[in-house]
Context: one part of a larger RNA
RNA sequence: UGACGGGGCCCCGCACAAGCAGUGGAGCAUGUGGUUUAAUUCGACGCUACGCGAAGAACCUUACCAGGACUUGACAUGGAAUUAAAGACCCUAGAAAUAGGGGGAUAGUCAUAGUUCACACAGGUGGUGCAUGGUUGUCGUCAGCUCGUGUCGUGAGAUGUUAGGUUAAGUCCUGCAACGAGCGCAACCCUCGUCCUUAGUUACCAUCAUUAAGUUGGGGACUCUAAGGAGACUGCCGAUGUAAAUCGGAGGAAGGUGGGGAUGACGUCAAAUCAUCAUGCCCUUUACGUCCUGGGCGACACACGUGCUACAAUGGCCGGUACAGAGAGAAGCAAGACCGCGAGGUGGAGCUAAUCCCAUAAAGCCGGUCUCAGUUCAGAUUGAAGUCUGCAACUCGACUUCAUGAAGUCGGAAUUGCUAGUAAUCGCAGAUCAGCCAUGCUGCGGUGAAUACGUUCCCGGGGCU
Numbered sequence: 001u002g003a004c005g006g007g008g009c010c011c012c013g014c015a016c017a018a019g020c021a022g023u024g025g026a027g028c029a030u031g032u033g034g035u036u037u038a039a040u041u042c043g044a045c046g047c048u049a050c051g052c053g054a055a056g057a058a059c060c061u062u063a064c065c066a067g068g069a070c071u072u073g074a075c076a077u078g079g080a081a082u083u084a085a086a087g088a089c090c091c092u093a094g095a096a097a098u099a100g101g102g103g104g105a106u107a108g109u110c111a112u113a114g115u116u117c118a119c120a121c122a123g124g125u126g127g128u129g130c131a132u133g134g135u136u137g138u139c140g141u142c143a144g145c146u147c148g149u150g151u152c153g154u155g156a157g158a159u160g161u162u163a164g165g166u167u168a169a170g171u172c173c174u175g176c177a178a179c180g181a182g183c184g185c186a187a188c189c190c191u192c193g194u195c196c197u198u199a200g201u202u203a204c205c206a207u208c209a210u211u212a213a214g215u216u217g218g219g220g221a222c223u224c225u226a227a228g229g230a231g232a233c234u235g236c237c238g239a240u241g242u243a244a245a246u247c248g249g250a251g252g253a254a255g256g257u258g259g260g261g262a263u264g265a266c267g268u269c270a271a272a273u274c275a276u277c278a279u280g281c282c283c284u285u286u287a288c289g290u291c292c293u294g295g296g297c298g299a300c301a302c303a304c305g306u307g308c309u310a311c312a313a314u315g316g317c318c319g320g321u322a323c324a325g326a327g328a329g330a331a332g333c334a335a336g337a338c339c340g341c342g343a344g345g346u347g348g349a350g351c352u353a354a355u356c357c358c359a360u361a362a363a364g365c366c367g368g369u370c371u372c373a374g375u376u377c378a379g380a381u382u383g384a385a386g387u388c389u390g391c392a393a394c395u396c397g398a399c400u401u402c403a404u405g406a407a408g409u410c411g412g413a414a415u416u417g418c419u420a421g422u423a424a425u426c427g428c429a430g431a432u433c434a435g436c437c438a439u440g441c442u443g444c445g446g447u448g449a450a451u452a453c454g455u456u457c458c459c460g461g462g463g464c465u
C1' cells in the first nucleotide's frame, strides 16, 4: 500500500423480510456424471459447467469404431511428358469407394482441361488456452480506476479521491494544501407513450351514392403507415436548506433517470476457447492424412441439473361465438373447390407481398353435460392400421386414427424466480431445417395480480476506520 477478520460505523441490491408462483415426490423430454461398449468423438465442471458449443446427429453432418480401398494424395503452387478431350449417360463386378468396357455432342487452339512421372510439398477436428492473437464469461451497469503540476514524507507512499450534506451515480454542493485533467457515471443513439406538419397506396371510411363484402365510385377528416418537428428542464408555486437538493402542489399524454434496449472503466479469476478462425513450438507423413459402406454419438442397475405434462370442478368434454401483435414466403407461401373420420391427397387462383398466402389466435364469453371417483381427471406404455419427408425411417423421424389406459390425490430436508403491464396464465411467429425427436431458444401480443413494517439476521457489493 493492499487483502482478510465469527472488529466498528455508514450505505445499497428480489440479499433478507412481506407476498405470489414454483423446483425437490410422479411420468416423460433434454443435458451431465457413472457404468457399459468395437465405438458410445471432443470440449464446458462452485457462483461464472450440466435444454451449454449444437439456430436441427437416420445417410451427410462426424471429428469416434469395424471392415474395404488410396499414397504428390480429397485441396494449393511449381517442372517435364502426353492426350483431344474430361464429365454427364449406359453395361459388367462390387456393400460402396473403385476397376473394366461402351458411348458420343459441344466449347477450345498453344493455354486451358484431363492423364502419367519424379520431387519440393500438401494434409492433420493430433498435443500444448500454463507459449499466443482474436473473441467471450464473471465480479458488475457495481461506482469506481488513474494522471500532470504542487505540497507533505529519508523512503515505500500520502494528499487530491478524505470530511459535512446530497444523489441511481467520485451526481452535485459546501469546506479543505491542494489546483486541474483523463477513463468510467450522465447525456448524445434506438424503441414505446402525447401532439403537430407533410404525404395518401396496397392502409383508412365520417359525410354522399353503391355492394354479399371498403366491394366500387368518391373522400384526405379519422385510424394507420413513415419522414420531419414539438414536448419534461426541478422550468413554475409552496415548505425546509448557506448551497446542492429533498418533500408537497399545479399544469400536463408523460414528473423528477417517464418505461425498455444498446452501451460494460482500471483490473480480477495462469477463468473459457489451439474443435469458429489465426498462430509459435512439438508430433505425424503408404498415416495421427484421404475416400467409401455399415455401425456409433440414441447403450442403461443408477445419481444430479434444466424443463414439459399432470394430480382436477377457478376443472374435463361437447356445441355456438368475439378480440391480437410480431414475423416468414419463389427450388417458396399456397386460397376457393373436390376426396379422406384424420394426418393428408388431387388440383392450382393469387402473391417477388400494408395488395396474395401461411392464418380458425388461445385463454375469454354464452348454453349443455359430468358430481368428487384413480373418475368423462391424467395421459405414460403397448398392439393394429395408416400419412408425409427423404436414395433410405430396423438400429434411430414426425404426425394421424382405433384400441390399451401406468405412475400420479400437491410432494422430506432443502431450494429458485419475480416489485407492474412485472409475476402468474393463454396462445402466435421465427431462425436452424428435406423431414424432425422443439416440451429448447429468440421474439410477439391477450388476460392480469399480491406484497414491501423494515434493515436485526443470511448472501453479494461500495465508502471510512
Base pairs, nucleotide, nucleotide: 007465008464009463010462011461012460013459015455016454019418020417021416022415023414026309027308028307029306030305031304032303033302034300035299042053043052064295065294066293067292068291069290070289073121077120078119079117080116081115082114083113089102090101091100092099093098123284124283126282127281128280132278133277134273135272136271137269139267144183145182146181147180148179149178150159151158152157163174164173165172189261190260191259192258194230195229196228197227198226199225200224204219205218208217209216233255236249237248238247239246240245298437311411315370316369317368318367319366320365321364327358329356332351333350337346338345339344377408382403383402384401385400386399387398388397424447425446426445427444428443429442430441
Predicted 3D model of a 465-nucleotide part of an RNA (small-subunit ribosomal RNA, 3' major domain) from an uncultured bacterium. The full RNA is in RNAcentral, with records from SILVA.